[in-house]
RNA sequence: GGGCCGGUGGUCUAGCCUGGCAGGACGCUGCUCUUACGAAGCAGAGGUCGGCGGUUCAAGUCCGCCCCGGCCCA
Numbered sequence: 001g002g003g004c005c006g007g008u009g010g011u012c013u014a015g016c017c018u019g020g021c022a023g024g025a026c027g028c029u030g031c032u033c034u035u036a037c038g039a040a041g042c043a044g045a046g047g048u049c050g051g052c053g054g055u056u057c058a059a060g061u062c063c064g065c066c067c068c069g070g071c072c073c074a
Base pairs, nucleotide, nucleotide: 001073002072003071004070005069006068007067010026011025012024013023020057028044029043030042031041032040050066051065052064053063054062
């Protein structure tokens, strides 16, 4: 230098092909339960979906460029 894969709450991750309310688990907070803790049950908070631009009525999703990480080729 070239190619491929990935980047989504504190952590892990689904959703992308086929655009249409951002979902799950763990963790956190509150309540119930318990002498208490844990477990269990219920409820809740927490997201510029890596960045900038484009297409579109509408973009996490499609297009372009860039950044970061991994692998391969030279």
This is a predicted structure of a 74-nucleotide RNA (transfer RNA) from Candidatus Caldarchaeum sp.
The source organism's lineage runs through Archaea, Thermoproteati, Nitrososphaerota, Candidatus Caldarchaeaceae and Candidatus Caldarchaeum.
It matches the Rfam family "tRNA". The family's RNA type in Rfam is transfer RNA.